Context: one part of a larger RNA
Molecule: large-subunit ribosomal RNA, domain IV
Organism: marine sediment metagenome
RNA sequence: AUCGAGCUAAGGGAAUUCGGCAAAUUAGUCCUGUAACUUUGGGAUAAAGGAUCCCUAAAUUUGUCUUCGGGCGAAUUUAGGGCUCAGUAACAAGAGGGGUCCGACUGUUUAACAAAAACGUAGUUUCCUGCUAGCCUGAAAAGGUUUGUACAGGAGAUGAAGUCUGCCCAGUGCCAGUAUCUGAAUCUCCUAUUCAAGGGAAGUAAAGACUGGUAAACGGCGGGAAUAACUGUAAUUCUCUUAAGGUAGCGUAAUACCUUGUCGUUUUAAUGACGACUUGCAUGAAUGGCGUAACGAGAUCCCUACUGUCCCUAGCU
Numbered sequence: 001a002u003c004g005a006g007c008u009a010a011g012g013g014a015a016u017u018c019g020g021c022a023a024a025u026u027a028g029u030c031c032u033g034u035a036a037c038u039u040u041g042g043g044a045u046a047a048a049g050g051a052u053c054c055c056u057a058a059a060u061u062u063g064u065c066u067u068c069g070g071g072c073g074a075a076u077u078u079a080g081g082g083c084u085c086a087g088u089a090a091c092a093a094g095a096g097g098g099g100u101c102c103g104a105c106u107g108u109u110u111a112a113c114a115a116a117a118a119c120g121u122a123g124u125u126u127c128c129u130g131c132u133a134g135c136c137u138g139a140a141a142a143g144g145u146u147u148g149u150a151c152a153g154g155a156g157a158u159g160a161a162g163u164c165u166g167c168c169c170a171g172u173g174c175c176a177g178u179a180u181c182u183g184a185a186u187c188u189c190c191u192a193u194u195c196a197a198g199g200g201a202a203g204u205a206a207a208g209a210c211u212g213g214u215a216a217a218c219g220g221c222g223g224g225a226a227u228a229a230c231u232g233u234a235a236u237u238c239u240c241u242u243a244a245g246g247u248a249g250c251g252u253a254a255u256a257c258c259u260u261g262u263c264g265u266u267u268u269a270a271u272g273a274c275g276a277c278u279u280g281c282a283u284g285a286a287u288g289g290c291g292u293a294a295c296g297a298g299a300u301c302c303c304u305a306c307u308g309u310c311c312c313u314a315g316c317u
Base pairs, nucleotide, nucleotide: 005317006316007315008314009313011311012310015309020306028052029051030050031049032048037042039160053082054081055080056079057078058077059076060075061074062073063072064071065070083087095304096303097302098301099300100299101298102296103295107119108118123158124157125156126155127154128153129152134145135144136143137142162290163289164288166221167220168219171218172217173214174213175212176211177210180209181208182207187203188201189200190199191198222240223239224238225237226236249283250280261277262276263275264274265273266272
């Protein structure tokens, strides 16, 4: 000197930085006190404030022994006094609050770069299945579900509770039907140069056509003109077109290209955050929509406290 592990710093106090990363602050127990919101359980150790050691006296409660005078203990309260800068003096031992997003929650996960908003979950919902069931494994025998029986088993989706879940069956699936039409293979008959392959005929018949149903099935959910006594806008009208033309909600969003949209609040200053508006490049309802108390080693913004993160470095082990 570099690396590693630590300690301390006047004044300032996040100016550092992608970002308070790291460090510091807080801390146990007792007393007081405790907001919004809320599914009335919570939130809550909310927040905020005070006390805490030693000695003496008195009082109260109580255990035990007693010669009932009291003795020895335990706990509590009050009043005096003592020492230190500091009384949970070491160790141990929560920093706190507010806004928004996501996921309800406890839980699970990429052993060895990811712990999450991913997976799961209770709840909701659709489909299959009446038991020699359905589904799965197996070539079969057989086995699992099950020594179960629809309040059951299997498959899929969504994801607590709250509030809701709009329109479309034209396409692709699935289910059902079917007078009629088309109709493969198989089977039957005939044929041929034996066998194999082949050719022909009538019937049978899966399936398709056809007719319906079904979207918490896969999925989808328009364009152009004109119009109201300033302007603007268009409840209204016309038109093309579709299976139907996006409803309630939410919305510059974990989704918005233009975009640092516009306005407001926050800041001395904000491509940030939050609240609105919203013509949404390309939101939207169980591929769930919206809101939500509680919860979170989740994402993001702000405030208080605190600090060597920094101004700006220094000293020490």